Predicted 3D model of a 73-nucleotide RNA (transfer RNA) from Bacillales bacterium UBA1709. It was read from a public genome assembly.
[in-house]
RNA sequence: GCCGACUUAGCUCAUCUGGUAGAGCAAUUCACUAGUAAUGAAUAGGUGGUAGGUUCGAGUCCUAUAGUCGGCA
Repeated sequence: GCCGACUUAGCUCAUCUGGUAGAGCAAUUCACUAGUAAUGAAUAGGUGGUAGGUUCGAGUCCUAUAGUCGGCA
């Protein structure tokens, strides 16, 4: 320098014919217990790396750009 993959909640990851984003763990509250743990229930938490474009509508398509990883030279 060229090619490819990834970048979504605090962490690990889903969401694959474009239709108002979910799970597990973690956190908070409640129940249970003499108390703690465990267990059960509930709640909060992201506008999807960044910036544009297409579309009635984009995490999901297109362009540019940043970072991480891999391959080639």

Its Rfam family is "tRNA". The coordinates come from a structure-prediction model, not an experiment, and the mean pLDDT is 80.